Annotation
This is a predicted structure of a 1434-nucleotide RNA (small-subunit ribosomal RNA) from an uncultured bacterium. The sequence is in RNAcentral, with records from ENA and Greengenes. Its mean pLDDT, the model's own confidence on a scale to 100, is 85.
RNA sequence: GACUAACGCUGGCGGCGUGCCUAACACAUGCAAGUCGUGCGGGGAGUAAUCCCAGCGGCAGACGGGUGAGUAACACGUAGAUAACGUGCCCUAUAGCCUGGGAUAGCUGGCCGAAAGGCCAGGUAAUACCGGAUGUGGUCCUUGGGGGACAUCCCCUGGGGAAGAAAGCAGCAAUGCACUAUGGGAGCGGUCUGCGGCCUAUCAGCUUGUUGGUGAGGUAAUGGCUUACCAAGGCUUCGACGGGUAGCCGGUCUGAGAGGAUGAUCGGCCACACUGGCACUGAGAUACGGGCCAGACUCCUACGGGAGGCAGCAGUGAGGAAUUUUGCGCAAUGGGCGAAAGCCUGACGCAGCGACGCCGCGUGCGGGAUGAAGGUCUUCGGAUCGUAAACCGCUGUCAGUGGGGAAGAGAACGGACGGUACCCGCUGAGGAAGCUUCGGCUAACUACGUGCCAGCAGCCGCGGUAAUACGUAGGAAGCGAGCGUUGUCCGGAUUUACUGGGCGUAAAGGGCGUGUAGGCGGAGCGGCGCAUCCUGGAGUAAAUCCGACGGCUUAACUGUUGGGCUUUCUAGGAGAUGGCCGCCCUUGAGGACAGGAGAGGAAAGUGGAAUUCCCGGUGUAGCGGUGAAAUGCGUAGAUAUCGGGAGGAACACCAGUGGCGAAGGCGACUUUCUGGCCUGUUCCUGACGCUAAGGCGCGAAAGCCAGGGGAGCGAACGGGAUUAGAUACCCCGGUAGUCCUGGCUGUAAACGAUGGAUACUAGGUGUAGGCGGUUUUGACCCCGUCUGUGCCGCAGCUAACGCAAUAAGUAUCCCGCCUGGGGAGUACGGCCGCAAGGUUGAAACUCAAAGGAAUUGACGGGGGCCCGCACAAGUGGUGGAGCAUGUGGUUUAAUUCGACGCUACGCGAAGAACCUUACCCGGGUUUAAAUUGCAGUGGUUGUAGUCGGCAGAGAUGUCGGCGAAUCCGCAAGGAUACUGCUGUGAAGGUGCUGCAUGGCUGUCGUCAGCUCGUGCCGUGAGGUGUUGGGUUAAGUCCCGCAACGAGCGCAACCCUUGUCCUUAGUUGCCAGCGAGUCAAGUCGGGCACUCUGGGGAGACUGCCGUCAUAAGACGGAGGAAGGUGGGGAUGACGUCAAGUCAGCAUGGCCCUUACGUCCGGGGCUACACACGUGCUACAAUGGUCGGUACAACGGGCAGCGAGACCGCGAGGUGGAGCGAAUCCCUUUAAAGCCGGCCUCAGUUCGGAUUGCAGGCUGCAACUCGCCUGCAUGAAGUUGGAAUCACUAGUAACCGCAGAUCAGCUACGCUGUGGUGAAUGCGUUCCCGGGCCUUGUACACACCGCCCGUCACGUCACGAAAGCGGAGCGUACCCGAAGUCGCUGGCCUAACCGCAAGGAGGGAGGCGCCGAAGGUAUACUUCGUGAUUGGGACG
Repeated sequence: GACUAACGCUGGCGGCGUGCCUAACACAUGCAAGUCGUGCGGGGAGUAAUCCCAGCGGCAGACGGGUGAGUAACACGUAGAUAACGUGCCCUAUAGCCUGGGAUAGCUGGCCGAAAGGCCAGGUAAUACCGGAUGUGGUCCUUGGGGGACAUCCCCUGGGGAAGAAAGCAGCAAUGCACUAUGGGAGCGGUCUGCGGCCUAUCAGCUUGUUGGUGAGGUAAUGGCUUACCAAGGCUUCGACGGGUAGCCGGUCUGAGAGGAUGAUCGGCCACACUGGCACUGAGAUACGGGCCAGACUCCUACGGGAGGCAGCAGUGAGGAAUUUUGCGCAAUGGGCGAAAGCCUGACGCAGCGACGCCGCGUGCGGGAUGAAGGUCUUCGGAUCGUAAACCGCUGUCAGUGGGGAAGAGAACGGACGGUACCCGCUGAGGAAGCUUCGGCUAACUACGUGCCAGCAGCCGCGGUAAUACGUAGGAAGCGAGCGUUGUCCGGAUUUACUGGGCGUAAAGGGCGUGUAGGCGGAGCGGCGCAUCCUGGAGUAAAUCCGACGGCUUAACUGUUGGGCUUUCUAGGAGAUGGCCGCCCUUGAGGACAGGAGAGGAAAGUGGAAUUCCCGGUGUAGCGGUGAAAUGCGUAGAUAUCGGGAGGAACACCAGUGGCGAAGGCGACUUUCUGGCCUGUUCCUGACGCUAAGGCGCGAAAGCCAGGGGAGCGAACGGGAUUAGAUACCCCGGUAGUCCUGGCUGUAAACGAUGGAUACUAGGUGUAGGCGGUUUUGACCCCGUCUGUGCCGCAGCUAACGCAAUAAGUAUCCCGCCUGGGGAGUACGGCCGCAAGGUUGAAACUCAAAGGAAUUGACGGGGGCCCGCACAAGUGGUGGAGCAUGUGGUUUAAUUCGACGCUACGCGAAGAACCUUACCCGGGUUUAAAUUGCAGUGGUUGUAGUCGGCAGAGAUGUCGGCGAAUCCGCAAGGAUACUGCUGUGAAGGUGCUGCAUGGCUGUCGUCAGCUCGUGCCGUGAGGUGUUGGGUUAAGUCCCGCAACGAGCGCAACCCUUGUCCUUAGUUGCCAGCGAGUCAAGUCGGGCACUCUGGGGAGACUGCCGUCAUAAGACGGAGGAAGGUGGGGAUGACGUCAAGUCAGCAUGGCCCUUACGUCCGGGGCUACACACGUGCUACAAUGGUCGGUACAACGGGCAGCGAGACCGCGAGGUGGAGCGAAUCCCUUUAAAGCCGGCCUCAGUUCGGAUUGCAGGCUGCAACUCGCCUGCAUGAAGUUGGAAUCACUAGUAACCGCAGAUCAGCUACGCUGUGGUGAAUGCGUUCCCGGGCCUUGUACACACCGCCCGUCACGUCACGAAAGCGGAGCGUACCCGAAGUCGCUGGCCUAACCGCAAGGAGGGAGGCGCCGAAGGUAUACUUCGUGAUUGGGACG
């Protein structure tokens, strides 16, 4: 796009079409084929005219109408043939139509039967039937002539002979209609032939009337059509035979076409008429509404017997998703009969039903903005439905109604349709819109609901809480009396490729050769004219299609006319190309001659090295084997070594992308036999060629059969190891086998994954074999050429990779093969094989992919290079103990929540007794604890607030006291502010979603990377740059380079620390001077020093040396500092849906007398356990006592708090000074140093735990704070597997300060100074990372992907003892009807005969054939089958 459609929703009108695709299933009822009295006799009605009725007779029932079962066929289409035929009615022509006869139905009478129907007798007519005559013409026999065709024979025209016709009716008549014979015509039909159109080879051979001949029969006619005899043929890979399917065509649908699909309606042909068979009649039938027989079915029956055939029109049942009225009329067209009038006609013309299709029309038109109401959405502004509606004005198609009213009928009669079409009037916007879709393809988007549910879906795919994809709504898009869905066909699909595809790696080259059929084929000349081409003619039914013009108002529909309908036939022509015939040629091919190389093949023989075994000698304890071992061998003497012997197999070096062969394959040497190849000469043949379906042959290894052989090796097998296991890899043994002979198998990653042949198309460089040239004494080198074999490379080709004269380039010819993956190279069948198995080779079912090449990543128990406290080298820890702290778990009314490998766990929390607090229990509250708008209302001498009392756990309630509050106005009062209450808009939520988010953060990682512009390369993804060579901490820099530049990162700029200078000296400092003290910068004074804080200098591989092209590296000098001086801040593109909705912000969702809010108490502090992070220890490098020395960073007014005094102490009293370089914390830093004691002990170590007594903070230390004193004195004696940090002022050890904070569970955290190490060979390994490269079936990216068994479920299929059905073959039995033949003793009107009788005919009988049926058996196919096998999916 199209449907004979169906289904869902919807449905106003008309026109024209169309309507059982299924059960060729069964059918009630009515109708569908009759007509003629001008062929005939009779019966009936009527007064009659006339009409009616059956019968005899004639014509028609072979047309028209239906259906598509069968049929793969001369059935159909097309073109022919019939010299091999027929033909009623019609037209035309010629000649006739004479004369006789006997019957018979109807009818009457009788009889049988339920019926259908029948029998007997009587009598009767004809256009029924029969005899005779005539005989144009025809036929047959015979005999002439002419013409034509030709394998046959045909036509015309003479002579003779034979048989052989007829019917009348009507009319007064003319005449008309009939009749007989024959010729011609028209139309129709029979038969034959060429060509054309389905699938299947898992159907390869078929055939006995089969193929042909002769005779006979038969037919309208040819013919094995039939029969007898004879011969043995005929068909077939150009697909016979068999199986499946199917009516064929004009056409129809689709397509650019070529094609593909189809065969409804209309038209042509065929076939069929319940199923099968058969003939009769007839011009024509083997007859849809005729006959006979058989069968199945239905009906009637008196049970004896009968009747029937809708695939005619309606209609019924059934089947089905599904297909109409038991209508009107012969008015038209057409048909039958008739002289005609006319009769008949479910053909046909019409109407009815169905949106089934096509076409046309309508459901209104114009104005109308407050952009109404309402709906929907919303960013709350608005947007949209939307000029849409309302409203105003108008029109009148359709429908309705009133009136008129056809054509269709050419002279007459005659109109079913139809009071229809059409015309006029009237009424009135009234009666007339839906369906599908809106994620992409594909035109059209939002809201709500739902929450991998419900559902959608043509493909991709949507749905797991923000769904443009589900459902609904609003809106939109599309089409519109329809719209969707389903089904089918074509298209898209160059996805079967003729037009118009492919086969190295995507599916696809046969394992290789040889050769048959077939296909294709070199140069020249001549001929033919088969193919081919040109021209003319014929033909190609109508309809359909296309153009033009007409008719219905238009269109659909239809008329006229023109064109077209490629195929075909025929006449003439051309002669290039192909073909055929003839002649000729040499370049293709082959041969001859002369040389040449070679693991080419077969057979026979020969050789040495090595392994093993045997014998002997020497010799002693091991050997062997592995990653390490063990099994094994060996004191019965191995291994090792020497000598001798046996046997089998394979042939080191040469050896080479060297050679040979068709491939498989071939490797010591010699001989024999033998195939192919190359080169040279250009002598011969003269296209002899190429390819190759089938066929035939060859064909590695393994395997099989028979017989040998067997050294080594070695499936299976045994043992030892390895391992979780180890039916493996490794080791020790070892049988088939490997070897030979003969036979079989016939496969392979049989690979160049590349069929063969020929020609052409830049080069370069190896190598093997030959020849030539040049040169030379000769050879080599060099040059040229042929053949083979490699590499590189241009054009070209290719999806890319790549190929590239050995093509995967450009062309031609032939063969083989492919058509998504799986199922499956499986099943069944065939063929082959001893078997194993091979070959040929499906389907059901299932998936939305499977696959190729390349790209970027990621990954690898791949490679290379390089980093990092990554390992190693060291130091100290953790893991064991006690305690602290966090977490899990458990518990609980609650133990609030979050964080979970590294990157959660002394984390959010830099302070949980109340508060915090989010949790639990209980008590309150509801515009609320807080903010704010609006409305109403109360209050200014009692409101807010505040103080006190009472109740209460408190929140809170209540009582009492105190007690504010603006403006205008004289006031009344008003307005506003304030405040309370009520209502309302709004609040509030640590409720959920970090997977809706912002922001911030962690991590890889302070790792050196991540990108862009332009250019270039690539079809593209993408690459290049960024790779390479060096160098660096660094993509740092240098060099090179189809790249040139640039950005974010690195580095630097910033802070701090280390040196110096300068400046400024108070609160800091004190060298010199003075004063002063027990002492003290305490004072005057001074800023030199220290220090403070502002500015500056300094370091840049700058200098020297060595190395290097450079960048740079190493060493040195100087310097406080040297190669980034140390430390910090600074974190690229990105990754982890990493973390956080509980810091904050925020979309959506949820709660609203509660999930909000207030209060009291409790909990977050629980405790069998487990883990992380820490502290303190286990002691003598220590503990303790006494003495003594030296910091830095910081903090301080609700604060730090001195001196002094009290207390053993925590602390208290007290308050100087200080908002701080001034005073205080801080009188004392601690480790350290000096001295004493302790002497290796669970201790003078260790301090947990507990008791008692106190201190401090705070409303309050019970749950649940810290501190002090006294007493108590647990575990623990250096910590398993494992694991962490650190490279220098670092680790380790030691204190000090601060934030948070009333206080503190801080041993945490952040800082700060003091003392102050060890080690680093090095990069093999572990972990993480960077760059390059490689493989990949990974891309959620190796924590990936993925294979097989087993278990369960579902589905389809194979096998299977069998069972059942269908089809078909063969043999035989039985054998209806019927034709034919024979017979016919019985019957018999016409003719002969006077008669008897005869001729002729018939019944009957017999025979051949013969449907259905039966018996036996073979084959094909379908269904089913316990069980069984694999397969697919989940």